A computed fold for a 346-nucleotide part of an RNA from an uncultured Pseudomonadota bacterium, annotated as small-subunit ribosomal RNA, central domain.
RNAcentral holds the full RNA, with entries from ENA and SILVA.

[in-house]
Context: one part of a larger RNA
RNA sequence: CUGGGCGUAAAGCGCACGUAGGCUGUUUUGUAAGCCAGGGGUGAAAUCCCACCGCUCACCGGUGGAAUUGCCUUUGGAACUGCUUAACUUGAGUUUGUGAGAGGAUGGCGGAAUUCCAGGUGUAGGAGUGAAAUCCGUAGAGAUCUGGAGGAACACCGGCGGCGAAGGCGGCCAUCUGGUGCAAAACUGACGCUGAGGUGCGAAAGCGUGGGGAGCAAACAGGAUUAGAUACCCUGGUAGUCCACGCCGUAAACGAUGGAUACUAGGUGUCGGGGGUUUACCCUCGGUGCCGUAGUUAACGCAUUAAGUAUCCCGCCUGGGGAGUACGGUCGCAAGGCUGAAACUC
Numbered sequence: 001c002u003g004g005g006c007g008u009a010a011a012g013c014g015c016a017c018g019u020a021g022g023c024u025g026u027u028u029u030g031u032a033a034g035c036c037a038g039g040g041g042u043g044a045a046a047u048c049c050c051a052c053c054g055c056u057c058a059c060c061g062g063u064g065g066a067a068u069u070g071c072c073u074u075u076g077g078a079a080c081u082g083c084u085u086a087a088c089u090u091g092a093g094u095u096u097g098u099g100a101g102a103g104g105a106u107g108g109c110g111g112a113a114u115u116c117c118a119g120g121u122g123u124a125g126g127a128g129u130g131a132a133a134u135c136c137g138u139a140g141a142g143a144u145c146u147g148g149a150g151g152a153a154c155a156c157c158g159g160c161g162g163c164g165a166a167g168g169c170g171g172c173c174a175u176c177u178g179g180u181g182c183a184a185a186a187c188u189g190a191c192g193c194u195g196a197g198g199u200g201c202g203a204a205a206g207c208g209u210g211g212g213g214a215g216c217a218a219a220c221a222g223g224a225u226u227a228g229a230u231a232c233c234c235u236g237g238u239a240g241u242c243c244a245c246g247c248c249g250u251a252a253a254c255g256a257u258g259g260a261u262a263c264u265a266g267g268u269g270u271c272g273g274g275g276g277u278u279u280a281c282c283c284u285c286g287g288u289g290c291c292g293u294a295g296u297u298a299a300c301g302c303a304u305u306a307a308g309u310a311u312c313c314c315g316c317c318u319g320g321g322g323a324g325u326a327c328g329g330u331c332g333c334a335a336g337g338c339u340g341a342a343a344c345u346c
Base pairs, nucleotide, nucleotide: 004317005316006315007300008299012314014201015200016199017198021194022193023192025088026087027086030083031082033081034080035077036076037075038074039073040072041071042070049065050064051063052062053061054060091191092188093187094186095185096183097182098181099180103177104176105175106174107173108172109171110154115149116148117147118146119145120144121143125136126135162169163168206247207246208245209244210243211242215241216240220236221235222234223233258313259312260311261310262309263308266291267290268289269288270287271286272285273284274283275282276281295302296301319346320345321344328339329338330337331336
């Protein structure tokens, strides 16, 4: 370079926005760079290939042809690509009306429960386990009632329900704010798709500074278990979990399935719109599940939400181990991240 691939065998970047680049709807005008056809020049000879000939044959040699897939030039062609001209509305977008939603940010409010504090009643246990013990309790616990403090999470509703690009999002109210569905028209007129670099977002844990700390709980301590028990079980318990600001940038970040567009049997749920002589039923648009035909797949399975049929763009793979290691570079406060080999070995 060509090829074959990427749900589970190696392989889809965690997700988005977007630069360059690649690709790009319908009709029309011109052009002729790409493209196509013809002519001319050149493409040394030898070599290779073909035909014939010369050495008795062959090796070898001679003559002619073909080839030299290229470059330059010229004359035409105009379907396609490019450029250009004029237009179009189906792609894309805007306006109007209306709808659903744990989408995001900030502030406020609420009740249940746990814990703690104070007080009342009250007496000998409580807690815990397979069984126990450590532990709490006559300095009055546990139980029960009243009052108070504080932090965190929001039972029921709640749903293979909804929203979000992903991570993710769940009490109630307000303010600010993003996306999105549907209906009917009007408007702009290809404004589109993808996206190397780049930029932003990105669970949990972890880090820095300052707060906060009820419950839970790495580490740690004790009690058990056991041959041992640096565990599983129990009693305690600190970081942390929470908030603000700033880092980190990773996950089985999973649908292990990149994005966009078009097409290709049905059946049955569910969510949000719209329509129909609309209580039941039917039609339609958008999302989300299950089953299943064709097709596809190594099989499992997938199957209008494709892993089917095609086109465009990006990313990635190329035997196992060594190794996501070493070295270098770069980012980070650090932890470490990103990039990423080889020897050797099977």